[in-house]
RNA sequence: AUCCUGGUCCAGGAUGAACGCUGGCGGCGUGGAUAAGGCAUGCAAGUCGAACGGACAAGAGAGCUUGCUCUCUUGUUAGUGGCGAACGAGUUAGUAACACCUUAGUAUCUACCUUUGAGUCAGACAUAACCCGGGGAAACUCGGGCUAAUAUCUGAUAGUCCCGAAAGGGUAAAGAGGCAACUCGCUUGAAGAGGAGCUUAGGUCCGAUCAGCUUGUUGGUAGGGUAAUUGCCUACCAAGGCUAUGACCGGUAGGGGAGGUGAGAGCCUGACCCCCAACGACGCAACUGAGACACGGUGCGUACUCCUACGGGAGGCAGCAGUCGAGAAUAUUCCACAAUGGGCGAAAGCCUGAUGGAGCGACGCCGCGUGCAGGAUGACACCCUUCGGGGCGUAAACUGCUUUUCUACGGGAAGAAUCCGGCAUUCGCCGGAUGACGGUACCGUAGGAAUAAGGAGCUGCAAACCUCGUGCCAGCAGCCGCGGUAAUACGAGGGCUUCAAGCGUUGUCCGGAUUUAUUGGGCGUAAAGGGCGCGUAGGGGGUUUCAUGCGUCUCUUGUUAAAUCCCGGGGCUUAACUUCGGGGCCGCAAGGGAUACGAUGAGACUAGAGGACGUUAGAGGCAAGUGGAACGCACGGUGUAGGGGUGAAAUCCGUUGAUAUCGUGCGGAACACCAAAGGCGAAGGCAUCUUGCUGGGACGUUCCUGACCCUGAGGCGCGAAAGCGUGGGUAGCGAACGGGAUUAGAUACCCCGGUAGUCCACGCCGUAAACGAUGUUCACUAGCUGUUUCGAGUAUCGACCCUCGGGGUGGCGAAGCUAACGCGUUAAGUGAACCGCCUGGGAAGUACGAGCGCAAGCUUAAAACUCAAAGGAAUAGACGGGGACUCGCACAAGCGGUGGAGCAUGUGGUUUAAUUCGAUAGUAAGCGAGGAACCUUACCAGGGCUUGAAAUCCCGAUGACGAUUCGACGAAAGCCGGAUUUUCUUCAAGGACAUCGGGACAGGUGCUGCAUGGUUGCCGUCAGCAUGUGUCGUGAGACGCUCCCUUAAAUGGGGUAACAUGCGCAACCCCUGCCGUCAGUUACAAGUGUCUGGCGGGACUGCCGUCUUAUAGACGGAGGAAGGCGGGGACGACGUCAAAUCAGCAUGGCCCUUUGAUGCCCUGGGCGACACACAUGCUACAAUGGUCACUAUAACGGGUCGCGAAGUCGCAAGGCGGAGCUAAUCCUUUAAAAGUGGCCUCAGUUCGGAUUGAGGUCUGCAACUCGACCUCAUGAAGCAGGAAUCGCUAGUAAUCGCGGAUCAUAACGCCGCGGUGAAUACGUUCUCGAGUCCUGUACUCACCGCCCGUCAAUGCAAGGGAGCCGGGAAUACCUGAAGUUUCGACUUGUUCGGAAUUAGGGUAGGUUCGGUGACAUGGCAUAAGUCGUAACAAGGCACGU
Repeated sequence: AUCCUGGUCCAGGAUGAACGCUGGCGGCGUGGAUAAGGCAUGCAAGUCGAACGGACAAGAGAGCUUGCUCUCUUGUUAGUGGCGAACGAGUUAGUAACACCUUAGUAUCUACCUUUGAGUCAGACAUAACCCGGGGAAACUCGGGCUAAUAUCUGAUAGUCCCGAAAGGGUAAAGAGGCAACUCGCUUGAAGAGGAGCUUAGGUCCGAUCAGCUUGUUGGUAGGGUAAUUGCCUACCAAGGCUAUGACCGGUAGGGGAGGUGAGAGCCUGACCCCCAACGACGCAACUGAGACACGGUGCGUACUCCUACGGGAGGCAGCAGUCGAGAAUAUUCCACAAUGGGCGAAAGCCUGAUGGAGCGACGCCGCGUGCAGGAUGACACCCUUCGGGGCGUAAACUGCUUUUCUACGGGAAGAAUCCGGCAUUCGCCGGAUGACGGUACCGUAGGAAUAAGGAGCUGCAAACCUCGUGCCAGCAGCCGCGGUAAUACGAGGGCUUCAAGCGUUGUCCGGAUUUAUUGGGCGUAAAGGGCGCGUAGGGGGUUUCAUGCGUCUCUUGUUAAAUCCCGGGGCUUAACUUCGGGGCCGCAAGGGAUACGAUGAGACUAGAGGACGUUAGAGGCAAGUGGAACGCACGGUGUAGGGGUGAAAUCCGUUGAUAUCGUGCGGAACACCAAAGGCGAAGGCAUCUUGCUGGGACGUUCCUGACCCUGAGGCGCGAAAGCGUGGGUAGCGAACGGGAUUAGAUACCCCGGUAGUCCACGCCGUAAACGAUGUUCACUAGCUGUUUCGAGUAUCGACCCUCGGGGUGGCGAAGCUAACGCGUUAAGUGAACCGCCUGGGAAGUACGAGCGCAAGCUUAAAACUCAAAGGAAUAGACGGGGACUCGCACAAGCGGUGGAGCAUGUGGUUUAAUUCGAUAGUAAGCGAGGAACCUUACCAGGGCUUGAAAUCCCGAUGACGAUUCGACGAAAGCCGGAUUUUCUUCAAGGACAUCGGGACAGGUGCUGCAUGGUUGCCGUCAGCAUGUGUCGUGAGACGCUCCCUUAAAUGGGGUAACAUGCGCAACCCCUGCCGUCAGUUACAAGUGUCUGGCGGGACUGCCGUCUUAUAGACGGAGGAAGGCGGGGACGACGUCAAAUCAGCAUGGCCCUUUGAUGCCCUGGGCGACACACAUGCUACAAUGGUCACUAUAACGGGUCGCGAAGUCGCAAGGCGGAGCUAAUCCUUUAAAAGUGGCCUCAGUUCGGAUUGAGGUCUGCAACUCGACCUCAUGAAGCAGGAAUCGCUAGUAAUCGCGGAUCAUAACGCCGCGGUGAAUACGUUCUCGAGUCCUGUACUCACCGCCCGUCAAUGCAAGGGAGCCGGGAAUACCUGAAGUUUCGACUUGUUCGGAAUUAGGGUAGGUUCGGUGACAUGGCAUAAGUCGUAACAAGGCACGU
């Protein structure tokens, strides 16, 4: 990187919303979701005088006592009476229930309304009001007296009324208005409509960590009760009833029409509107009534609030407004009954916080506007810039136009029908009055672009990018994640995107999510098959006939309220909104029909299943016996010093005789060979042999039964090892434990011992990686090949072999399946049936509860919290204390070194004013530097300069520039001043040049090599690294490049799903070795060609032999100067290390520079310091040596600012000298080791040369810091170098000298050159590195990886917990108001007393839920803490339990 699994996140829609920023208008909707918390104030239910008696006021009349009485009319109304107040309005606390929805029904009632029938007779007693008197603060109330009615009572009458089988018995009424007609009432029936009650079937949330519940409970009889059925209530009788299709218990919740979302199926919700229910501070209760157990009625209890004269009283906004409280949060103490509707009334009318309207809130939906057109190669500002320009942008300005909106003025509705009056009295006609909204909508005129744009976003998902600031800070964030100096992710600016009077955020729901999968998922390895069987309920079920018509299908009918939804019209300017018509409302019920399939009943069948008979294999099970080997022990014999054990040891055993060996005896456990991929069993599991008992299977015959079958929740049984109990047994092995080792430690691995246990009997436990990680059963779908068992055929004397059929058990494989791996007639294929199980990782198979267990523990089984992943398969790498093969001075074999000494050089460190900077494992450290006294130089101190030491341009002034020279100050740089000389021209200017001043700019070895170019190092001169096409694979990717042979080589050959190609290898280039040829300055007497240069030849496994696939090639040989790449060099693939370098150079960005520069100049200093440490070298320690003398032989190079000869001086360094040489000509230039000879004789020396003293030489302005060299003197350490470590395979190592670059001088370094010139390589076990293939992986920053647990610190949530506190629901007992029922009493009452029942209260013990809690425990998360190294590779003891 891939595929899959799987969770997480996002884009959409919605909302009674809230919050942030912003806000022009209108229409239509909508607005206390929290505290069913408490409420000040006002209003929300009255009306009727045509039911009644009064009272009051006004008017009229009469009587007369002239200020009184009576009568009438009109108006008002406290009371009696009637109707209403059970509607309307509000809320959702309770309720999991006939509460609701749908369906069907009836044991019922029903005021007002409609239709229809009958009746409405005769009487009577009271009482309020009122008057008088009394109590009380009040609320209110008591006594006496008068009175009316449509109030109340009695009598009569009584049918199609009620009771009753019948006979028979029983029950009613009211009047009022009107001149009248008549109207409105009243009583009693019948019917209707609407309303209400009750019943029925179905539907209706979560929890089984709630499994049993129930005593009026289930039924019956009798009685009571109700409008009515019923245990609704009571007595008696019976003992029933409900429940796994989830009773009971707990939690949550008003239900529906509908609303949101969705393709749908579904999922979620139950605001507004409509229907139903329930409730009215909380609890109980009845009264009145047609209707209530009654929101604005009553009684009682409780809590709370208020009044009070303390005696007693009053109250209930979940009506409309409004207030407090709590809260993220939800409006006016508005107008009107004009409309619609309701109550009362004959009516007028009155009442109506229902309703109609207005107000407030962008809370939502819908509509409109904030202008339109023209206007620049394009203003200003701002932003960006590659400095050219680009963007904002026709945008603005400006010109013209329009007026929705706005302002002013004017006009001005519809919503009006009823009602009243008149006329007509069937229908009606005419006239008049009535509008909260509202002077509103709407219309007209005038004015003027006028009054009107914001929010969020811009890394990806996901439309939209730049600059600056910041620098893991500040901050962002839905998820992944941004921020550590170049941030499109933070903040700002500009630009852009998007929506728009709104835009975002938050909460919630649906969607995406096929992520609970009915539509539409899975379970070998990702989460997931129960350890295995038997079997109950349940689910499913072979062939065929008949019947039924339950499921199923079809038609019709009823219902599914309206609104909502869809379609088509209509009305508001449009839309939202609203209205009309149609459709739909997936459902239920009834009736008619069909009968294939399923079901049910009856019958038949044999293919499923079972039985019978025969044959047969087997470690199937249980019990009893039995055998040999091994082992241990005991005894005896032989025998002597060790044995045993390990990587090596030790503990241990042994001279009291071990080990070894022989014999005899005893003991326990396990059964070698046979033995197998084999057999048996449901699984666990089962193995010496024999016997007994016993389970299951296979095959053959096709005789019997006749679907008897499959699966299987619960249930029952079996169930390895370990473990537990009791009793035995114990040879070996062997937890724990002891000892010895190992180790930093070693509570391990290894060793010596060793107890439980392992064994037996009986009883528990009930779990395993109980695995084929694969449930059981049935059917179907290519084969090939083993093995086991049975049978048939052919054949045979028989057996074997062969062919065929069946059952098991294996391997490979078609199709198909699978994410892949793989599976594949023994399926993981294709279908059917049933069961079990899964739904991200962790917390956790844990807590709590329950069941089981002697215990250990097992089964069942969560949540808070936390993470954005966890996981499967496969891929490429990397890695492995994994494997195979191969190579390399990699090891080994050798030679010489380093590490010890002194010195040189570099580095670290330290020091310093500065010791400039860089390089840092390998791949830094005699590296940049191939050469620091000044310079270099970048560092430090001090002195100076500021358009600058050097560059380009512009402006102004002055002067040619330049050269020579003098003076003051000074360390110099510099600064100040003077003298001499001096050019061209058209002689005004201008140009060239210079100085000064000003301006653009310069300058920087300042930072970032982690912004870069270029260059370089390492792997590595290793043989690798890629590409095209093709093929394979879902894909990453693979093949090719693997394999065999071969090579130094991916060199070549063969084979091959590969075939080709490129960069690498090799070759081409250079040097060198042999030969030829040409030319020849120089060398040289000539000549010559051993020298120089050029051009060619030569080597190719070409030839022969052996081996081989008779290929590539290997080995041997010949020839040849050279033989298999002849030797050496240059040349370094794709890439790795954010490797090195901003100080070689270049370069983005940042930084410093008008005055104390990070720039520039100068003097002096430093880079050279010195307790130490490291690296690289040199010289040595000596006799293969040192020293002295003599003798011989090179090559590569360099030279005119140079090399410098001869000669000469000096001990020498060197001086003088100056020939020759621009070089094969001259110089450097005597090469040294070697050789010959002398001395030294093993010593700190005639070794070694450091250090130091003195005197010199040379270079250079200048050798103090700080040069090299010479001479004399001095003569240190060092006697071969610990652990460790380096180089080298032949002209190599070792050793010897010579030259060059740099350079005034200054090499032990570096780069070259030649001289002398070895040893060794058996081999690839080991170390290091590399390559190819296979393999494992939890690594991919790639083993310097990953990662686990304890402990320590902080935080969080949850469980336990001595207890403490609170809530809920019950139980038992005590007490018990009002009311109802009942009994009794008398003084018969609004009476008193008793009983039953009950709300409530109290006591008690339990139960359940929650809060809190010392303490102890585990979990999760945190920064780089501590200790170890458990896991991933054979993870270093394979892993796990």

The RNA shown here (small-subunit ribosomal RNA) has 1441 nucleotides and comes from an uncultured Candidatus Saccharibacteria bacterium. The coordinates come from a structure-prediction model, not an experiment, and the mean pLDDT is 85. The sequence is in RNAcentral, with records from SILVA. Rfam family: Bacterial small subunit ribosomal RNA.